[in-house]
RNA sequence: AGAGUUUGAUCCUGGCUCAGAACGAACGCUGGUGGCGUGCCUAACACAUGCAAGUCGAACGAGAAAGCCCUUGGGAGUGAGUAUAGUGGCGCACGGGUGAGUAAUACAUAGGAACGUACCAAUUGGUGGGGAAUAACCACGGGAAACUGUGGCUAAUACCGCAUGUGGUCGCAAGACUAAAGGAGGCCUCUACUUGUAAGCUUUCGCCAAUUGAUCGGCUUAUGUCCCAUUAGCUAGUUGGUAGGGUAAAGGCCUACCAAGGCAACGAUGGGUAGCUGGUCUGAGAGGAUGAUCAGCCACACUGGAACUGAGACACGGUCCAGACUCCUACGGGAGGCAGCAGUGGGGAAUCUUGCACAAUGGACGAAAGUCUGAUGCAGCAACGCCGCGUGAGUGAAGAAGGCCCUUGGGUUGUAAAGCUCGUCGUAAACUUCUGUCGGUGGGGAAGAAAUACUCGUAAGAGUGCUGACGGUACCCACAAAGGAAGCACCGGCUAACUCCGUGCCAGCAGCCGCGGUAAUACGGAGGGUGCAAGCGUUGUUCGGAAUUAUUGGGCGUAAAGAGCAUGUAGGCGGACUAUUAAGUCUGGUGUGAAAGCCCGGGGCUCAACCCCGGAAGUGCAUUGGAAACUGGUAGUCUUGAGUAUGGGAGAGGAAAGUGGAAUUCCGGGUGUAGAUGUGAAAUUCGUAGAUAUCAGGAGGAAUAUCCGAGGCGAAGGCGCCUGCCUGGCAGAGUAUUGACGCUGAGGUGCGAAAGCGUGGGGAGCAAACAGGAUUAGAUACCCUGGUAGUCCACGCCGUAAACUAUGGAUACUAGGUGUUCGGAGUGUUAACCCUCUGAGUACCAAAGCUAACGCAUUAAGUAUCCCGCCUGGGGAGUACGGUCGCAAGGCUAAAACUCAAAGGAAUUGACGGGGGCCCGCACAAGCGGUGGAGUAUGUGGUUUAAUUCGAAGCAACGCGCAGAACCUUACCUGGCCUUAACAUCCCGGGACAAUCUCAGAGAUGAGACUUUCUCUUCGGAGACUCGGUGAUAGGUGCUGCAUGGCUGUCGUCAGCUCGUGUCGUGAGAUGUUGGGUUAAGUCCCGCAACGAGCGCAACCCCUGUCCUUAGUUGCCAUCAUUUAGUUGGGCACUCUAAGGAGACUGCCGGUGACAAACCGGAGGAAGGUGGGGAUGACGUCAAGUCAUCAUGGCCCUUAUGACCUGGGCUACACACGUGCUACAAUGGCUAGUACAAAGGGUUGCCAACUCGCGAGAGUGAGCUAAUCCCAUAAAGCUAGUCGUAGUCCGGAUCGCAGUCUGCAACUCGACUGCGUGAAGUCGGAAUCGCUAGUAAUCGCAGAUCAGAAUGCUGCGGUGAAUACGUUCCCGGGCCUUGUACACACCGCCCGUCACACCAUGGGAGUGGGUUGCAAAAGAAGUGGGUAGACUAACCUUCGGGAGGUCGCUCACCACUUUGUGAUUCAUGACUGGGGUGAAGUCGUAACAAGGUAACC
Repeated sequence: AGAGUUUGAUCCUGGCUCAGAACGAACGCUGGUGGCGUGCCUAACACAUGCAAGUCGAACGAGAAAGCCCUUGGGAGUGAGUAUAGUGGCGCACGGGUGAGUAAUACAUAGGAACGUACCAAUUGGUGGGGAAUAACCACGGGAAACUGUGGCUAAUACCGCAUGUGGUCGCAAGACUAAAGGAGGCCUCUACUUGUAAGCUUUCGCCAAUUGAUCGGCUUAUGUCCCAUUAGCUAGUUGGUAGGGUAAAGGCCUACCAAGGCAACGAUGGGUAGCUGGUCUGAGAGGAUGAUCAGCCACACUGGAACUGAGACACGGUCCAGACUCCUACGGGAGGCAGCAGUGGGGAAUCUUGCACAAUGGACGAAAGUCUGAUGCAGCAACGCCGCGUGAGUGAAGAAGGCCCUUGGGUUGUAAAGCUCGUCGUAAACUUCUGUCGGUGGGGAAGAAAUACUCGUAAGAGUGCUGACGGUACCCACAAAGGAAGCACCGGCUAACUCCGUGCCAGCAGCCGCGGUAAUACGGAGGGUGCAAGCGUUGUUCGGAAUUAUUGGGCGUAAAGAGCAUGUAGGCGGACUAUUAAGUCUGGUGUGAAAGCCCGGGGCUCAACCCCGGAAGUGCAUUGGAAACUGGUAGUCUUGAGUAUGGGAGAGGAAAGUGGAAUUCCGGGUGUAGAUGUGAAAUUCGUAGAUAUCAGGAGGAAUAUCCGAGGCGAAGGCGCCUGCCUGGCAGAGUAUUGACGCUGAGGUGCGAAAGCGUGGGGAGCAAACAGGAUUAGAUACCCUGGUAGUCCACGCCGUAAACUAUGGAUACUAGGUGUUCGGAGUGUUAACCCUCUGAGUACCAAAGCUAACGCAUUAAGUAUCCCGCCUGGGGAGUACGGUCGCAAGGCUAAAACUCAAAGGAAUUGACGGGGGCCCGCACAAGCGGUGGAGUAUGUGGUUUAAUUCGAAGCAACGCGCAGAACCUUACCUGGCCUUAACAUCCCGGGACAAUCUCAGAGAUGAGACUUUCUCUUCGGAGACUCGGUGAUAGGUGCUGCAUGGCUGUCGUCAGCUCGUGUCGUGAGAUGUUGGGUUAAGUCCCGCAACGAGCGCAACCCCUGUCCUUAGUUGCCAUCAUUUAGUUGGGCACUCUAAGGAGACUGCCGGUGACAAACCGGAGGAAGGUGGGGAUGACGUCAAGUCAUCAUGGCCCUUAUGACCUGGGCUACACACGUGCUACAAUGGCUAGUACAAAGGGUUGCCAACUCGCGAGAGUGAGCUAAUCCCAUAAAGCUAGUCGUAGUCCGGAUCGCAGUCUGCAACUCGACUGCGUGAAGUCGGAAUCGCUAGUAAUCGCAGAUCAGAAUGCUGCGGUGAAUACGUUCCCGGGCCUUGUACACACCGCCCGUCACACCAUGGGAGUGGGUUGCAAAAGAAGUGGGUAGACUAACCUUCGGGAGGUCGCUCACCACUUUGUGAUUCAUGACUGGGGUGAAGUCGUAACAAGGUAACC
């Protein structure tokens, strides 16, 4: 410090997620040791048991027993003035726990004045003299108990007077009122008596009064301290005053009276949540989150209320009352409060021992010893956290075994392990790596301890002696032995770390993206690796990353976001100069900011964690000096901001009134006749009752053509004939005047298109709804004919729009250029006007700059300042609820649950469009001939079957793989048969092998017979072949073409596809390759931020067309001979053959074009503009085809999915489709005669001639390994004849009979021949195919395959046309451009209803809880007031009583509780509303392209 994730890719916006740190944690797996810490976050739920606050005999009265002793029944001693209870004092208000309540009676920081303070310290003074009781105790009672009554005795540092009175209180003063307590030790110098005591003296601890201090506390002020405005108004003791009361103390704290205030948008009131802080966690910081342990404060103590005592409490282990709960009970009554320490139950994911000790520190009491202390010190449990240590070190390659992987070579685990120790050998010598932390055993063994105390001393001080829970612990020493001690998570990317097996969208994983559908580095296991390590992962939470709430530090044209516009209140901000002030600001000092913590420097535990010491810091607050620039305040001045006045100016600015003309419609009339209207085409409709058309007249309403303009005006909405009246604003120019009067603007107020609403008018045209006609699968639409609200006017509502410049207002600054509107100034001109300058508006282009880009650019989206509004992922949703406005419709304000990992902006490349432009192609058109109808051949589908083997599937499967299924082929089926195998290699043993024959069998095969004795040799044996055996292995046309290679099809022989460098762009990308021409062509030329290059195009190659040269046999024959015949001689001129050349290049001429490329025409030429044909197929697309040509990964079968054999099947047959053949006839059929090819093939062959057969063919047999011989007669054609438009002399299917040939074999299932038979069919519906010249059409010939078997395929030649105006349309393609919500790319994407399942939520007759307001009722305990009653020790008394007190009664306040009525919140509710989610449901097709009616508000 970043990373992943939206896209085909890019940049941006924006959310989600991850890596880090932390924790009082929990869970899973695992677990050696020590130190230091920490440990109910949930039920402030309920608690058994024990302990947690007592102490003092030196305040007081009383006062045992056991035991011992003496002794024998008791006491006289001791125990002992002990234990113990009581009176009294002090403490119990500390310490310890918890966080329920509390949003301010709290806390934090800094202050303040009107207070208290036991114990402590200091100082001053005093401590005199009396009295009356009472507990304990005794006696008698009550009660189950708890407890308690009556009578009697008694003490005090308990209680009460008196005296004194510094002081205090009251009072003008005089004066009045108001305290005390003694205990313990010592001494007899003085006094008294008895050696010793008393008075006394002295020491000490107390007591009283007072003044200070310290400590602690009470009160109070300012500032700060969470969320909700869908909580906006709250408040009667309320705010203040006066008087009084009350308190320790100020105060409405309380009461009476008076006034009417007080708080609140700087958030009152209400609701929700919460103890606050030092700090802790995180963060660079600012911040955010948090408030366990430790420390400060507060609050609470079963729930609610109350006071008493006291220095202090309204009191955790006190009291009283009420309530709930639990326990005891003799039923009459009682007892209790773990949020103290342990512990129990319960709750929960979850949190410990009913331990030891007061040795230390601290506390209470005490003079002290000491007692008490679950505070505390320690121990126990728990990896809960932090920190430390260990689980060995060295050596060790045969790179062991085993595991895993493997390309079978090896690699890896891996120096890792084992081993090198516990000895070997011995008489000895000699040889033989190391260490010992932790744990174990044994031995030793601390510090923490010093005070108080006692002794001496005037004192300072000195000396003596006691005390250890932890603990026989820490620590030290020794011994033995590598011996006892490693796991967890992860390994697709983020993110360090990879392979095999299993599984097969299953099981499962997952933080995000996403893995898994048969080769998963993502699931599970294994091997290996990576990371951390006594821990490791997971889950939860917080901060960070997140600049994702932005003060530091964000935005708002299009991504979320500028209010529809204005006016203006509060508020915020504000021109120039001078003076002053000192609030802000800056600077210095002082106080405070507790300690601990963090940080720095030291020190102590072996280190560290931890602990100790010192410093710094604590950014703050308060106070006090100083400065005066800036902001603010005050005072004064100014004119430039802003107004006002004056004279001209422009304008659809507004309101109301009046007046025109054109047009539509309607009405009456005239002319006139059959149609009109409407549409893509129609129909509804109107019209013979006279329409439409046309003429003149009339009525009525609405709107204002031309002018009209990227013109004007207005704040926006908006405003358009003309005239006048009223009226708002604006710009410019000069002068005068006021003197900052300004800008913005939360709330508020006003205006605000269209539609809509209310009342009343009006109504021509148009026109929701509605009706009809069309269209359509449907058509509640688009189109047509009608048509009502409405549109218009008046008044009143509504208050919203894509109310848009999607751009808030104001001010200032920052290059220019061009238009246009309205002013002003100037030069020139007679004028019109032109030019220059200037102000205000309104448009376009463009620099810097900005922007994600698009774009904006003096009218900013630039540079700055001020103010307002608004945004924070998509959906849910601008919805629900609540509030408010409205007559309603609805508007404004405005969530959550739930759900997704995206949603979005701009731009890029493609693809697509029922977008556009240009161009091409037998693409259409123009033609010729077909297919689709018939019969048949063939292939396919389907069906059938034991099997009908398999593959191919729009074009680009279907006469395709198959250039040829009777057996074989053959892969399929039936049956039989073999198991190292039909085939390959290796090993062992035997043998020649083979052939022939017989038998069984369908054959494979089996049994037997016969025959034979291989080659080489170093004689050992080896090799080939064959039989048997053994296991390694063979074999598979089994699966996967979606694991692959290779090959192929297709777009398409279309003209395209790319690269290097440069340049442009943040980038994807662009440029080049676009543009202007041209071409068959990205062919070429020109231009150009491009310049070049590659694969394609073309050319080079082959055939063909002309000529030449060479060569003439098997070819040819002009001339000369010779023949039946180029037969022969001869010749090679010609043809031909086959080698090599020439030729064509827009080269030449004319025109067009840009002077180019090129095109058009012409000449010459065999051929003219790639001459014709072929081969040749760019980058790529289709997961196209092929595992059955072959090869091949993986999987599968192994007495079978392999091998062999027989027979069958691939040839089936109701049907459907494709491709052909033959036809339907006279341009023909048949018969006879007759002419002319090319290219091929041939020895397992082609086969002449001859003979036979009607024929297929047979017999015989010459020639030919081929320019020599053969296949081999080419056919259409031509010449004659016949047929005469018919199911025929057309057509030939089908069937019968008889044959031929091939072959082991023609039954299933061959071809051909002869004779006979003679079906459909008379030119083919919708639709559809081929072809542009030697082409279509037509005619035959040959070949491959092949024993035989073409209507198929491949090639060859013969005859030989028609048409093309042209590119509007259909199809396909190319280039440019445009739109896009598509990118699996339109066979795309995508919307809504309905149906089903699930989820959360709103409404809902209601129902049940919680909290709370108001009005009442009620009234325990207590306090205060009153008081007729009852009782009463101290004091007073005139002795009667009084004062005072207690009880009772009563009044006031008041807790529980009760009633009524509201508010609010939670839960639930038949039914119901929409919403969300959900691989393959239904209906349509709304949107995205002009989305097929542009879309949207």
Annotation:
A computed fold for a 1497-nucleotide RNA from an uncultured prokaryote, annotated as small-subunit ribosomal RNA. It matches the Rfam family "Bacterial small subunit ribosomal RNA". Model confidence (mean pLDDT): 84 of 100. The RNAcentral record of the sequence draws on ENA.